[in-house]
RNA sequence: AAAAAAGAUAGAGGCGCGGAAAAAAAGAGUCCCCAUCUGGAGGUAGGCAGCCGAUGACAGAUGGUAAAAGGGUUUUUCGCCGAAGGGUAAGUUGAGUGCCAGCUCACUAUCCUGGGCAUACGUUGAAUAAACGUGUGACUGUCACGCUUAGCGUGGAGGACUAUUCUGAGA
Numbered sequence: 001a002a003a004a005a006a007g008a009u010a011g012a013g014g015c016g017c018g019g020a021a022a023a024a025a026a027g028a029g030u031c032c033c034c035a036u037c038u039g040g041a042g043g044u045a046g047g048c049a050g051c052c053g054a055u056g057a058c059a060g061a062u063g064g065u066a067a068a069a070g071g072g073u074u075u076u077u078c079g080c081c082g083a084a085g086g087g088u089a090a091g092u093u094g095a096g097u098g099c100c101a102g103c104u105c106a107c108u109a110u111c112c113u114g115g116g117c118a119u120a121c122g123u124u125g126a127a128u129a130a131a132c133g134u135g136u137g138a139c140u141g142u143c144a145c146g147c148u149u150a151g152c153g154u155g156g157a158g159g160a161c162u163a164u165u166c167u168g169a170g171a
Stems, first nucleotide, its partner, number of pairs: 005167001007165005014081001016080008033064006042052003046100003084113005090108002094105003114140002117137008142156006
């Protein structure tokens, strides 16, 4: 006179992320329900139980009545930049249910993803919307290395990166 490393604060990535409210669309002239006809024994989510059913269930046709949820778009607004989104199995519950299984949501733990876009397959879905998973492609931001250096190439990941500051740190 400094470094590695650690802490604090503030930022940047852009069709950037998420929440809330409202409106319209779609769901759908569909589900449920009612009436008539056909028809004739089972139906009820996978099982049990229970319930319904010859006073005609289920199914089909006609007519009447007639939704909703999840998801997406637009506008406004709020919080932000692991914003957030997923996977996994288990736990503890709670709800959808009378029980079990299964599914969904919430919490915990752990793992993955820098970001958006396009596209193929698969899953969910009414859907050609959208979401998710696994790949591919270019684009973009960041850091490292290299080069023929204001650009290009390769590679890595957000516990990162940049800026300031503090400790380190006063012989």